[in-house]
Molecule: Glycine riboswitch aptamer
Organism: Gelria sp. Kuro-4
C1' cells in the first nucleotide's frame, strides 16, 4: 500500500395485516420483515452390540453436543395515514481477514 467479514451513523428504496366492536375497562379476528424463540441433512463425541480377543475397526440402535433461512411460533411489535422494520445499495468512521 489495496484492504474481507463485522459494528456504528448518516442518505436513497423497502411489505404485510381491522380508520374492527365497545361509554370505558378490555375484547375479538388479523400480520411477520425490529428483537426473539426452535429445528433438517450433515458433523463430533459417548454408550450397547458384533468381529477380535494385544489392540484397532464398524453397520445398525440409543443418548449427547453442534447445527440455517425471509422455514415455523407469534412472547414482543404490527395491523388507515404518519413514523417504525428484516433487507438491498450509496457515503463516513472503527475494524483488521486474505494477499
Nucleotide at each position: 500500500a489495496u484492504g474481507a467479514a463485522c459494528u456504528g451513523c448518516g442518505g436513497g428504496g423497502g411489505a404485510g395485516a381491522g380508520u374492527c366492536c365497545g361509554c370505558a375497562a378490555g375484547g375479538c379476528g388479523c400480520c411477520g420483515a425490529a428483537g426473539g424463540a426452535g429445528c433438517a441433512a450433515g458433523g463430533c463425541c459417548g454408550g450397547u452390540a458384533g468381529c477380535g480377543c494385544u489392540a484397532c475397526u464398524u453397520a445398525c440402535c440409543c443418548g449427547g453436543c453442534u447445527g440455517a433461512a425471509c422455514c415455523u411460533c407469534u412472547c414482543a411489535g404490527g395491523u388507515a395515514c404518519a413514523a417504525g422494520u428484516a433487507c438491498c445499495u450509496c457515503g463516513c468512521a472503527g475494524g483488521g481477514a486474505a494477499g